Overview:
Predicted 3D model of a 266-nucleotide RNA (Bacterial large signal recognition particle RNA) from a Christensenellales bacterium. Rfam family: Bacterial large signal recognition particle RNA. The family is grouped with related families in Rfam's "SRP clan". Its family is annotated with signal recognition particle, plasma membrane targeting and SRP-dependent cotranslational protein targeting to membrane, signal sequence recognition in the Gene Ontology. A reference for the family is Regalia et al. (2002), "Prediction of signal recognition particle RNA genes", Nucleic Acids Res. The RNAcentral record of the sequence draws on ENA. Of the family's consensus pairs, 90% are formed in the model. The organism belongs to Christensenellales, within Bacteria.
RNA sequence: CUGUGCUAUGUGGGGAGCUAGCGGUGCCCUGUAAUCUGCAAUCCGCUAUAGCAGAACAGAUGACUUCCCGAGGCUUAGCUUAUGGAAGGUCGGACAGCGAUAAGGGAUGUUGAUAACAAGGUCUUGUGCAACAUUUUCCCGCGAACCAUGUCAGGGCCUGGCGGCAGCAGCAUUAAACGGUUCAAGAUGUGUGCCACAAGGUAGCUUUGAGGGAGUUACCUGUCGCUCAAUCGCUUCGGUAGGUUAUGUCGGAGGAAGUUGCACAG
Numbered sequence: 001c002u003g004u005g006c007u008a009u010g011u012g013g014g015g016a017g018c019u020a021g022c023g024g025u026g027c028c029c030u031g032u033a034a035u036c037u038g039c040a041a042u043c044c045g046c047u048a049u050a051g052c053a054g055a056a057c058a059g060a061u062g063a064c065u066u067c068c069c070g071a072g073g074c075u076u077a078g079c080u081u082a083u084g085g086a087a088g089g090u091c092g093g094a095c096a097g098c099g100a101u102a103a104g105g106g107a108u109g110u111u112g113a114u115a116a117c118a119a120g121g122u123c124u125u126g127u128g129c130a131a132c133a134u135u136u137u138c139c140c141g142c143g144a145a146c147c148a149u150g151u152c153a154g155g156g157c158c159u160g161g162c163g164g165c166a167g168c169a170g171c172a173u174u175a176a177a178c179g180g181u182u183c184a185a186g187a188u189g190u191g192u193g194c195c196a197c198a199a200g201g202u203a204g205c206u207u208u209g210a211g212g213g214a215g216u217u218a219c220c221u222g223u224c225g226c227u228c229a230a231u232c233g234c235u236u237c238g239g240u241a242g243g244u245u246a247u248g249u250c251g252g253a254g255g256a257a258g259u260u261g262c263a264c265a266g
Base pairs, nucleotide, nucleotide: 001266002265003264004263005262006261009058010057011056012030013029014028015027020047021046022045023044024043035055036054037053038052039051062260063259064258065257066256067255068254072250073249074248076246077245078244079243080242081241082240083239085237086236087235088234091233093232094231096227097226098225099224100223101222103221104220105219106217107216108215117209118208119207120206121205122204123200124199125198126197127196128195129193130192131190132189133188134187135186136185137184139180140179141178148173149172150171151170156165157164158163
């Protein structure tokens, strides 16, 4: 050096999560490797030599160790965007209200504005008239077993007699009550009135009149001031999600270095 048979060892690795911890099942990254079966998230198996059990294969150029690089994951911090929660009322805020102003637009005004003046109305009080309602009187009707009136058949009572007396039914009338008429009269009242009269009040609105002669208004925009509210913006606090930057940490694949057993035969 070659061959044969063994042995160590290996037959993928990593991240987050779970866990006291380790490994696995499930998720993600890497990328293909000499392996399959059973177990397992209300987990499964183990304990620092940290999956277990069974079968199989590869086997010291294949395996192991260290370092570099850095796919990817995670932690923390900063910045930023979005979103939803709580609170605030300081903001030359939005929104809303009030007041002022009159720059712009509009409306109105020489067919005469504003302001001021006069008269009337609107307002208050009283009286009257009318209307309406209620009620009373008047008028009509009805209306009493007896306790209303008149007349009282029959019958009754008194009397020697003449005669007298009370009186039911009937008839007539009437009281209260009830019903009606609305012609007339009275009383009371009114969410009644293009009504009349008298007195008062106000200067807002309106009508008219005379003088006078150019503005008036504040509807919209603008400006200023005050206020309300907490829907939005804003401010403060803490949450969630995304993006980006940085720190820390683990780290596949890839690269580099190192280590690498036993026996026999040629």
A source record names the gene ffs.